[in-house]
RNA sequence: CAUGGUCUUCGGGAAAAGGUGACCCUGCCGUUGGCGGGGAAGUCCUGACCGGCGGUAUAGCCCGCGAACCCGUCCGAAGGACGGGCCGACGCUGUGGAAUCCAGCGGCCGACAGUAGAGUCUGGAUGGGAGAAGACCUUG
Numbered sequence: 001c002a003u004g005g006u007c008u009u010c011g012g013g014a015a016a017a018g019g020u021g022a023c024c025c026u027g028c029c030g031u032u033g034g035c036g037g038g039g040a041a042g043u044c045c046u047g048a049c050c051g052g053c054g055g056u057a058u059a060g061c062c063c064g065c066g067a068a069c070c071c072g073u074c075c076g077a078a079g080g081a082c083g084g085g086c087c088g089a090c091g092c093u094g095u096g097g098a099a100u101c102c103a104g105c106g107g108c109c110g111a112c113a114g115u116a117g118a119g120u121c122u123g124g125a126u127g128g129g130a131g132a133a134g135a136c137c138u139u140g
Base pairs, nucleotide, nucleotide: 001140002139004137005136006135007134008133009132010131017046018045019044023039024038025037026036027035028034029033048120049119050110051109052065053064054063055062060108061107069085070084071083072082073081074080075079090106091105092104093103094102112123113122114121
């Protein structure tokens, strides 16, 4: 240094502000209704903000992986293992030997459940996890 194994630790971020008012509470008129008052969205609109892991010229949007979601099989239940499905989004210019990765400019995307419609709130989750670092052992 490589190979195989055991174990430990680590391993996802983000709401300033303004507007609207579904809906809820309520007063008066005195009723297929009309006129008011108060509350009300991190979900809508404007604007703001965020970016897991490996590869590669430094990447949310190139390739691959993970999580979530759906289906099946198995394990007595809880729950888990395995297999399959699904799995978002980028252009131009410049520099350079090389960049959808850098710089400049302009764009775009973001599981499920709850709830006023959610990448940012709450929840499953003190979970899982691609993987990262380290210790020890084995073999070469």
About this RNA:
Model confidence (mean pLDDT): 82 of 100. A computed fold for a 140-nucleotide RNA, annotated as FMN riboswitch aptamer (RFN element). The sequence was found by an Rfam model in a public genome assembly.